Model confidence (mean pLDDT): 86 of 100.
The part of an RNA shown here (small-subunit ribosomal RNA, 5' domain) has 521 nucleotides and comes from an uncultured soil bacterium.
Rfam family: Bacterial small subunit ribosomal RNA. Its family is annotated with structural constituent of ribosome and ribosome in the Gene Ontology.
The RNAcentral record of the full RNA draws on Greengenes and SILVA.
Context: one part of a larger RNA
RNA sequence: AUUGAACGCUGGCGGCAUGCUUUACACAUGCAAGUCGAACGGUAACAGGCCGCAAGGUGCUGACGAGUGGCGAACGGGUGAGUAAUGCAUCGGAACGUGCCCAGUCGUGGGGGAUAACGCAGCGAAAGCUGCGCUAAUACCGCAUACGAUCUAUGGAUGAAAGCGGGGGACCGUAAGGCCUCGCGCGAUUGGAGCGGCCGAUGUCAGAUUAGGUAGUUGGUGAGGUAAAGGCUCACCAAGCCGACGAUCUGUAGCUGGUCUGAGAGGACGACCAGCCACACUGGGACUGAGACACGGCCCAGACUCCUACGGGAGGCAGCAGUGGGGAAUUUUGGACAAUGGGGGCAACCCUGAUCCAGCAAUGCCGCGUGCAGGAAGAAGGCCUUCGGGUUGUAAACUGCUUUUGUACGGAACGAAACGGCUCUGGUUAAUACCCGGGGCUAAUGACGGUACCGUAAGAAUAAGCACCGGCUAACUACGUGCCAGCAGCCGCGGUAAUACGUAGGGUGCGAGCGUUAAUC
Numbered sequence: 001a002u003u004g005a006a007c008g009c010u011g012g013c014g015g016c017a018u019g020c021u022u023u024a025c026a027c028a029u030g031c032a033a034g035u036c037g038a039a040c041g042g043u044a045a046c047a048g049g050c051c052g053c054a055a056g057g058u059g060c061u062g063a064c065g066a067g068u069g070g071c072g073a074a075c076g077g078g079u080g081a082g083u084a085a086u087g088c089a090u091c092g093g094a095a096c097g098u099g100c101c102c103a104g105u106c107g108u109g110g111g112g113g114a115u116a117a118c119g120c121a122g123c124g125a126a127a128g129c130u131g132c133g134c135u136a137a138u139a140c141c142g143c144a145u146a147c148g149a150u151c152u153a154u155g156g157a158u159g160a161a162a163g164c165g166g167g168g169g170a171c172c173g174u175a176a177g178g179c180c181u182c183g184c185g186c187g188a189u190u191g192g193a194g195c196g197g198c199c200g201a202u203g204u205c206a207g208a209u210u211a212g213g214u215a216g217u218u219g220g221u222g223a224g225g226u227a228a229a230g231g232c233u234c235a236c237c238a239a240g241c242c243g244a245c246g247a248u249c250u251g252u253a254g255c256u257g258g259u260c261u262g263a264g265a266g267g268a269c270g271a272c273c274a275g276c277c278a279c280a281c282u283g284g285g286a287c288u289g290a291g292a293c294a295c296g297g298c299c300c301a302g303a304c305u306c307c308u309a310c311g312g313g314a315g316g317c318a319g320c321a322g323u324g325g326g327g328a329a330u331u332u333u334g335g336a337c338a339a340u341g342g343g344g345g346c347a348a349c350c351c352u353g354a355u356c357c358a359g360c361a362a363u364g365c366c367g368c369g370u371g372c373a374g375g376a377a378g379a380a381g382g383c384c385u386u387c388g389g390g391u392u393g394u395a396a397a398c399u400g401c402u403u404u405u406g407u408a409c410g411g412a413a414c415g416a417a418a419c420g421g422c423u424c425u426g427g428u429u430a431a432u433a434c435c436c437g438g439g440g441c442u443a444a445u446g447a448c449g450g451u452a453c454c455g456u457a458a459g460a461a462u463a464a465g466c467a468c469c470g471g472c473u474a475a476c477u478a479c480g481u482g483c484c485a486g487c488a489g490c491c492g493c494g495g496u497a498a499u500a501c502g503u504a505g506g507g508u509g510c511g512a513g514c515g516u517u518a519a520u521c
Stems, first nucleotide, its partner, number of pairs: 001520003005517005012368006018361002020326001025324003029321003034071003039068002042064002046062003049058003078279003087204007096196003101192008109143001111141002118133006149158003163184006171178002205251003212242003217239008254276004258269004281302005304315004332358001334357003340354001341352004371401004381392004407457005415448001420442008465510005470491003476505005486493002
């Protein structure tokens, strides 16, 4: 000088940060990932319409529980157990993948069979399950076609798709609609962006009281496997490969940008913030998918907890709060999606413990205040005294002034303009419609919060402590005690005149803090 600190005494306010460093110990409860009716069959609930005298009926409409289907759930959030190199940092590389997004090219024709929901019946304590029957799709499967693409013996062969919504003049149609057009989609393919997988080099703690280690081991041929190179895996062949420039083993440890310190070189550290990695009760495994071997998915085994009708089931806070436990020690079972961002959706909107805010804690940094000026009979009191006095001390009282903060009352934000509406204009189009882009005008939307801030009023009013005073080291006297009680970072004080113990007066230092302890330089 510093700290994610703790402890003791004390404590007025604000701003900005930070807050389980220990048991990767166990977790009650709530929430943390949904969304789309403009993919689908439908209608459990709510509201409306229609029919009906009424009971009631009817998906007709707004909407929508459950279900099929799509996208998301691989992001975001947490933790640092493992890992000394399958990691990280820097610099390179070639044998790869890529949903959504951007740009380009070409398509989107015609069919089929199911199944959940639902109905009926049944089993089970529950979790849940079974049988029969009905039905739809952007779910599933063929056929056709093939600009690209893939395979190839260069002849050829293989392989695709899905619709939904808005608007409309003529024509066709009883109508639905056809037809035209716009938007969102779907299929094939090329390129891009961003992201990801892989390989190499260099660097990356300690121990030699760890000196030899290694059989898929090292290399080759062939094959398999992967998105992809490769002993990644396998068969055969060879006997290699690493090592005192420290292999192997053991211990410790997430790495980095950085942080602290220091004149620097260096040393120590890796909280918060950012990048990468690893993990998700413990161990193993794959499925789905563009992407996982998946924290709030699945299966198996194990430990633990819970329910049970004893047959069988359920669970995983190292998400946000919160509880127990451990510990010197670390916060609310709060508000809002208003902003930023993310997921879904054409949108409206919905979801979002990400995030933004508020709460708690002097935990830290910074700022402000606890008054200012005058005032000597140098009051009283305290302490000391050589009894003359000295000191506390302009300090107080007293007089005048101010009102930061606090209190009361009143006003009151920025963060919020996108989206929407009207209008003008450009594109598209057969079209003035729909849709999209641009300009102008304009309504609405704030958790924080009646907060910040501003104004008014009264009134010095609401606000100072802590450590030290032998030397180092700024600051001294008295009394008590008598090697006792005690102090102490080092030297050392205390055995009857203690500036070193305890108290008082006085002083010194810092100040909403001050000391102590721990730790680093």